[in-house]
């Protein structure tokens, strides 16, 4: 990059699938390991349970814990004293002091004998000994002293804290429900704020009230409140200062504080101000989906003074004033949707997306509302209502996971109620720290990415076992098995880093060990064979596949592809230039509006100059960060990550260029118009007016038909028509001229004058000077039909009647006949409204005809129109088109987007109505469609053959019969041919056999064939029984040999046979038929993109593609024709089978016929000729002499599996095989072919050895003789045949019959008889006597024949025992007739038209009837949305009034969520019933298209009718 799929092929258009890449996925199967990431896309459903926001005790009064401490008690124990009371040194430890830049920190351990026990040691446990230190060692009394406990109580520290206060909860975290602009993305901007940090200046006095917590009393289940009495601050208030700072034009007024800790130095606070930095409000351009079947929105709404009100501008709010605003460049309204950085995909440009990560926004159960506060209208705050849920002692309270985990419910579908604050990074705090479900990690998931591995090297008896197999062998496949190796991963033990939750690094041992699927194999697409199954089961993304040999369903074996994945569904770009900006198209495929004017837009002449909008360049600024992209690094490498770097586009400032486009000015004339001078036309409106025709009326002639149609007939006509002839009235079109000839913007416009209006051309005076082109919406015109109202009314005529036609005939044809058709007024706006071709302008070879100016003496040239050619060239898929382009360019519109559904459905506009204009979807196909091309076919031309017709003889169809078929019947009536091309056919010959059928008996390796193994001295045969035979039983004989066996033989067992069992739609081979018709075809050229053409067409000619001339062909091959054979003449040569012979006959050869020769008429031809019909000559034949055999590419799934031959299948003690009988012969019918008739061209008899060919012939022809009326017998001369069988009959001669069922006809029966055969009943054939039926030339129809033919006669051979009316040869007798190609059939060649290609036995349409599907209309019902009036109004702000004064309270009023009510409006759901539409192998009804489709189709419009349709008017050629 491109492929399939619309055709018999072809080119096109034009859908529809496919290969590709991706995803927050899922589902199927199937799964080792690790890193990084990443996981509710559905119900913004419901949510248990934990945890996610606190911190400061260095801001406060307080409470607890616990240590020190003073000071009282009480108990206890000791020393002491009695029996002596103080008192000082030493040394210890504390503060000071001093020393550190500064902080911060100074304590517990630590050695070590013996001994037992355990234990692998490390090591623990228990025991002695030694030192070491400590206390205690008689009793009683006081009292002080010491200690120890306890109770009050003082003062001080450590830690903890409920409240009071400050700070933070606003930030992190969630989600994406609303928002389509109050949003967001880029750029810029004034009228603001702003705790915490920072810098800078000033200050930090004195003074007072209160209050929580506490106490006391009290209510309540609870939550929680009430009311009294004391308290304290960094709480709160006053006063005093007043730098500055606020207000003010000034003068002036006015506003501040807090203190904590530390011995102290000193910090951290505090108050005003003033600046900075991020943050945060607000505003301004430019972007930012879809929909006009949503076209007008809008009353605070636009603006304005003035107030309030914000932190600040401002309708932001209210009062008053004007009437504004916005909108085709889409307001308003409806549907969708968080927006962007990005992410996928694409060569690109777009196209889709918007999770995860960053940035903005909205949102926090729903809706409202406002507190605090620097900052919220606040997810883990407060009030209300409104819905859930949960507690309740029924009074009343409580909550909000879209924090993280987690339940439960939704769904294909999406995780742990993990750990830790060791890192980052927030909140507090002076700090220590404490708080963090942010966050850093772990867990679960193949969900995605990326990276190892499941082993690596040897190894051919190419092993076993699986599949095929042509049975040889192939292939799985060096794959395994074996050998060696190697340890990533796997396990096990260890060290060693680290303030660490989690981890990180390394070393030893063990062992090939712990590790491979999933789809696919018809093409598209890489990859094929068996079995199963048989349109079934299935299977498919397209096209399609399966009805007995499936590479396409299933399985199995190989095979390909990918790989821990694989494959499938779903979505999105791509491919699709199939929405085309890059990048299409509109004759005929879809698709130019029926025409024009013309606005809004878009385009726009030639020259200056100005200006710089746009263009362009330079220079900065910007567009976070990640990501992308290039380089480096860091994890073993990759994903992954950190660092650096920089274009490209975008937007904003600022400066430069001006060639082109705008803008402004100024001028110009070639574009456009204006006037002048001719000119033209069926160009429009209106008035007047003409003649033919028509019809009617009157009058006259006149008589019986007229009219009409393929042919009739309805009609008219003796009441006088048609015809003629004369007078009138009407109304409608206007011959001839007339011409692809004029005009008009189309629609259209025709007798003729006259008026009135528009235009077109030409020439060239003048003039304006860009005024010009398209052209959305808009406006007018619009054939024909049709509507309204009113006239008119001759002819014509929808619809209606009626005659025909016809299976019907609601048509086609006839005859009558109303709206209409015609005018005036108004409506309706459609059409094949076409050149299927939208307008303007420019370029770009000719050749010819024409209408109209105009120059010139002509010839001819030059304009504007309207046409024809055209291998100029260029373009088109062809066809075609070409200065009237469909060429090459420029401008502007308008349309297109597979096919049907559907120009329908709704909604909206217009119409009086018909009906117009606008215009879908749901569902369904895989195609629909152009144009050529080849065939085929046409009730389309042209040309030509043919016993096709036509003329002419003879027939079949009618009887009788015979024979085959269908039918029917039967046990069986075996089977197979059934349209020409089945039916006296296979079958050239069924009594048994034939024989395949049928019933009965009978056999199972088998009636026949080969092969193994085994047993047998056994075959064959003959007599007898039995049996309907087959076949069974006795019995008799009884082979060779080298003695080993061989061979036959029989048996047994196995392998096999056998099958006329099915499939001729699995074939082979034959064979029929178009058709002996002349066609079929190829090589190379050459034509067209191509299928294909040409050659093979044209002319003439032939029985012929036969030949011949011409030609982009030139030549070949298969047919045609000749060669073969038999007749027909002649000649040679041979011969007998009676004899002669020139002869005739038989064989064998050769000759001869070849458009050669003459004449003549025609046609043709520039000459030469050529072609034909006639005729002559010569010749036995004369125009391929007659016959015949041969059969082109092919076609019909034609016939044959029952001649044979065969794949596959089936049967196998039977579908095989034997045998005895039946049956293929049946018999109310029906058809096919023949046969003998129907009579006198005959019939019967007698007679004349009247007169052939061709064949057969020894298991045979048979004569002569002799029986028999005969068939036939007896017999056997001849013949292996030109030698014998072997008489042809019609013909010819004479008699007779005398036109009728006969002396025609010969069916049927009886009886008697012969032949052949084992056998003549079912069932042969003959032969004598008797019997003596139809039948008197045959309806519709239909068949054969053109010369030795037809008709007529007999002969012969096949087969065969016997049987011929059939076949197949054979000769004898021997006609008529063809003007001709109009018609039938049936073929061949050219053309034409096609919607057919299974090719007209095609194809095709509509009603009806059934099944099913989706839309739609519909009384009504359900649900929602989003306003409008009203009425009620919670909390709260704001307001008033009152009351008490630490700013509260009560009461009113205004706004106002929820709610009610009422009357519209939108979407939706459901709905009896209706009316069309799709879709379905074989329903009914006709036959409308497609060929002239049988009435040419088609568009528009009325009317009509089972239906397709049919007629009227107009129009189109498709």
């Nucleotide at each position: 990059a491109g492929a399939g799929u619309u055709u018999g092929a072809u080119c096109g258009u034009g859908g529809c699938u496919c290969a590709g890449g991706g995803u927050g996925a899922a589902c199927g199967c199937u799964g080792g390991c690790g890193a990084u990431g990443u996981g509710c896309c559905u119900a913004a459903g419901a949510c248990a349970u934990g945890c996610a926001a606190g911190u400061c005790g260095a801001a406060c009064g307080g409470g607890g814990c616990u240590c020190a401490u003073a000071g009282u008690c009480u108990a206890c124990a000791c020393c002491a004293a009695g029996a002596a009371c103080a008192a000082a040194a030493c040394a210890g430890u504390g503060c000071c002091c001093u020393u550190u830049u500064g902080a911060a920190g100074g304590g517990a351990a630590a050695g070590g004998u013996g001994g037992u026990a355990c234990g692998a040691a490390a090591g623990u446990a228990c025991c002695a000994a030694a030192g070491g230190g400590u206390u205690u060692u008689g009793u009683c009394u006081u009292u002080u002293g010491u200690g120890u406990a306890g109770a009050c109580c003082u003062u001080g520290a450590u830690c903890c804290u409920a409240g009071u206060g400050g700070c933070g909860a606003a930030c992190g975290g969630g989600u994406g429900a609303g928002u389509a602009a109050u949003g967001g993305a880029u750029a810029c901007g004034a009228a603001c704020g702003u705790a915490c940090u920072c810098c800078a200046a000033a200050g930090c006095g004195g003074g007072a009230c209160a209050u929580a917590g506490u106490c006391c009393a009290c209510c309540g289940a609870a939550a929680g409140g009430u009311g009294g009495g004391g308290u304290a601050a960094u709480u709160u208030c006053c006063c005093a200062u007043g730098u500055u700072g606020u207000c003010g034009c000034a003068a002036g007024a006015c506003c501040a504080a807090a203190g904590a800790u530390g011995c102290a130095a000193a910090u951290c606070a505090c108050u005003u101000u003033g600046g900075a930095a991020g943050c945060g409000g607000c505003g301004u351009a430019u972007c930012u989906a879809c929909u006009a079947c949503c076209a007008g929105c809008u009353a605070g709404u636009u603006g304005g003074u003035g107030a309030g009100g914000u932190a600040a501008c401002g309708g932001c709010u209210c009062a008053c004033c004007a009437a504004g605003g916005c909108u085709a460049u889409g307001a308003c309204g409806g549907u969708u949707a968080c927006c962007g950085g990005c992410u996928c995909u694409u060569a690109g440009c777009g196209g889709a997306g918007a999770g995860u990560c960053c940035g903005g926004c909205a949102c926090a159960a729903u809706g409202g509302g406002a507190c605090u506060g620097a900052g919220a209208c606040a997810c883990g705050g407060c009030c209300c209502a409104u819905a859930c849920a949960c507690c309740u002692a029924c009074g009343g309270g409580u909550g909000g996971c879209a924090g993280c985990a987690g339940u439960u419910a939704g769904g294909a579908a999406u995780u742990u109620u993990g750990c830790a604050c060791a890192a980052u990074g927030g909140a507090c705090g002076a700090a220590a720290g404490u708080c963090u479900g942010a966050u850093g990690c772990a867990g679960c998931g193949a969900c995605a990415u990326c990276g190892c591995g499941u082993g690596u090297g040897g190894g051919a008896u190419g092993a076993c076992g699986g599949c095929c197999u042509u049975c040889g062998g192939g292939u799985u496949g060096u794959a395994a098995a074996c050998c060696a190796c190697u340890u990533u991963u796997g396990u096990u033990u260890c060290u060693c880093c680290a303030u660490g939750a989690a981890g990180g690094a390394g070393a030893a041992g063990c062992g090939a060990a712990u590790a491979a699927g999933g789809a696919a194999c018809u093409a598209c697409u890489a990859a094929c064979u068996a079995c199963g199954u048989g349109c079934c089961a299935g299977c498919a993304g397209u096209c399609g596949c399966g009805g007995u040999a499936a590479u396409a369903c299933g399985u199995a074996g190989g095979u390909u592809c990918c790989a821990a994945g694989c494959g499938u569904u779903a979505c999105c770009c791509g491919g699709u230039u199939u929405u085309a900006u890059u990048g299409g198209g509109c004759g005929u495929a879809a698709a130019g509006c029926g025409u024009c004017u013309g606005u809004a837009g878009g385009u726009g002449g030639u020259u200056u100059u100005a200006u710089a909008a746009g263009u362009u360049c330079u220079a900065u600024u910007u567009c976070a960060a990640a990501g992308a992209c290039c380089u480096c690094a860091g994890c073993u490498c990759a994903a992954c990550u950190g660092a650096g770097g920089g274009a490209a586009g975008g937007g904003g400032u600022a400066g430069g260029a001006u060639a082109c486009u705008g803008u402004a000015a100024a001028a110009c004339u070639a574009g456009a118009g204006u006037u002048a001078u001719a000119u033209c036309g069926g160009a429009g409106u209106g008035a007047c007016u003409g003649g033919a025709a028509u019809u009617u009326g009157c009058a006259g002639u006149g008589u019986a038909g007229g009219g009409g149609u393929a042919a009739a007939a309805u009609c008219c006509g003796u009441g006088g028509a048609u015809a003629c002839u004369g007078c009138a009235a009407a109304g409608a079109a206007c011959a001839c001229c007339a011409a692809g000839a004029g005009c008009g913007a189309a629609g259209g416009c025709g007798g003729g004058u006259c008026a009135c209006u528009a235009g077109g051309u030409a020439u060239a005076u003048a003039c304006u000077g860009a005024c010009a082109c398209u052209c959305a919406g808009a406006g007018a015109c619009u054939a024909a039909a049709g509507c309204u109202a009113g006239g008119g009314a001759a002819g014509c005529a929808a619809a209606u009647c009626a005659g025909a036609u016809u299976a019907g005939a609601g048509a086609c044809c006839u005859g009558a006949g109303u709206a209409g058709u015609c005018c005036u007024a108004g409506c309706c706006u459609u059409a094949a409204a076409c050149g299927a071709u939208g307008u303007c302008c420019g370029u770009u070879a000719g050749u010819u005809c024409u209408a109209u100016g105009g120059a010139u003496u002509u010839a001819u040239c030059u304009g504007u129109g309207g046409g024809a050619c055209g291998c100029a060239a260029g373009c088109u898929a062809a066809c075609g088109c070409a200065u009237u382009a469909a060429a090459c360019g420029g401008a502007c519109c308008g349309c297109c987007u597979g096919g049907g559904g559907a120009g329908u459905a709704u909604a909206g506009c217009c119409g009086c109505a018909a009906g117009g204009c606008c215009g879908a979807a749901a569902c369904u196909c895989a195609a629909a469609c152009g144009a050529a091309u080849u065939g085929g076919c046409g009730g389309g031309g042209a040309g030509g053959c043919g016993c096709a017709c036509a003329a002419c003889c003879a027939g079949u169809g009618g009887a009788g019969c015979a024979u085959g078929u269908g039918g029917u019947u039967c046990a069986a009536u075996u089977c197979g041919a059934u349209a020409c091309g089945a039916a006296g056919c296979g079958a050239u010959g069924a009594a048994c056999c034939u024989u395949a059928c049928c019933u009965g008996g009978g056999u199972u390796u088998g009636a026949a064939a080969u092969g193994u193994a085994c047993c047998u001295g056994c075959a064959c045969g003959g007599u007898c029984c039995a049996g309907a035979g087959a076949u069974g039983g006795a019995u008799c004989a009884g082979c060779c040999u080298u003695c080993g066996a061989g061979g036959g033989u029989g048996g047994u067992a196995c392998a096999c046979a056998g099958c006329u069992g099915u499939u001729g739609c699995a074939u082979g081979g034959c064979u029929g038929u178009c058709g002996u018709c002349a066609g079929c075809u190829c090589g190379u050229g050459a034509c067209g993109u191509g299928a294909g053409u040409u050659g093979u067409u044209c002319u003439c000619u032939u029985a012929a593609g036969u030949g011949a001339g011409g030609u982009a062909a030139c030549g070949a091959g298969c047919g045609c024709a000749a060669c073969c054979c038999c007749c027909a003449u002649u000649c040679u040569g041979u011969g007998u089978u009676a004899c002669u012979g020139u002869g005739u006959c038989a064989c064998a050869g050769a000759a001869g016929a070849c458009u050669g020769c003459c004449c003549a008429g025609c046609a043709u031809u520039a000459u030469u000729u050529u072609g034909u019909u006639g005729g002559g000559a010569g010749g036995a034949a004369g125009g391929a002499g007659g016959g015949g055999a041969c059969g082109a590419c092919g076609u019909c799934a034609a016939g044959u599996c029952a001649u044979c031959a065969u794949g596959a299948u089936g049967c196998u003690u039977a579908u095989a095989u034997c045998c005895a009988g039946g049956g293929c012969u049946a018999c109310a019918c029906a058809c096919a072919u023949c046969c003998u008739a129907c009579a006198a061209u005959g019939g019967a008899c007698u007679g004349u050895a009247a007169c052939a060919g061709a064949g057969g012939g020894u298991c045979g022809c048979a004569a002569u003789a002799c029986c028999g009326c005969g068939a036939g017998g007896u017999g056997g001369a001849g013949c292996u045949a030109a030698u014998c069988c072997u008489u042809a009959a019609a013909c010819c001669a004479g008699u007779c019959c005398c036109c009728a069922g006969u002396u025609g006809g010969g069916a049927u029966u009886g009886c008697a008889g012969g032949c052949u055969g084992a056998a003549a009943c079912u069932c042969g054939c003959c032969u004598g006597c008797a019997u003596g039926a139809a039948c008197c030339c045959g309806g519709a129809a239909u068949u054969g024949g053109u010369a030795g033919u037809a008709a007529u006669c007999g002969c012969a051979a096949a087969u065969c025992a016997g049987c011929a009316g059939a076949u197949u040869g054979c000769g004898g007798u021997g006609a008529a007739u063809a003007c001709g190609u109009u018609c039938u059939c049936g073929c061949c060649u050219c053309u034409u038209g096609c919607a057919c290609a299974c090719a007209c036995u095609g194809c095709c349409c509509g009603u009806c009837a059934a099944a099913u599907c989706a839309g739609c209309a519909a009384a009504g019902u359900u649900g929602g949305g989003g306003g409008u009036a009203c009425c009620u109004a919670a909390a709260g702000u704001c307001u008033u009034a009152c009351g008490g004064u630490u700013c509260c309270g009560u009461a009113g009023g205004a706004c106002c969520a929820a709610g009610g009510u009422a009357a519209a409006u939108c979407c939706a759901g459901c709905g009896a019933u209706g009316a069309g539409g799709g879709u379905u192998a074989a329903g009914u009804c006709g036959u409308a298209a497609c060929a002239a489709g049988g009435u040419a189709u088609c568009c528009g419009u009325a009317c009509u009718g089972g239906a397709a349709g049919g007629u009227g008017c107009g129009g189109a050629u498709g």
The RNA shown here (small-subunit ribosomal RNA) has 1518 nucleotides and comes from a Candidatus Shapirobacteria bacterium. The coordinates come from a structure-prediction model, not an experiment, and the mean pLDDT is 80. RNAcentral holds the sequence, with entries from SILVA. It matches the Rfam family "Bacterial small subunit ribosomal RNA".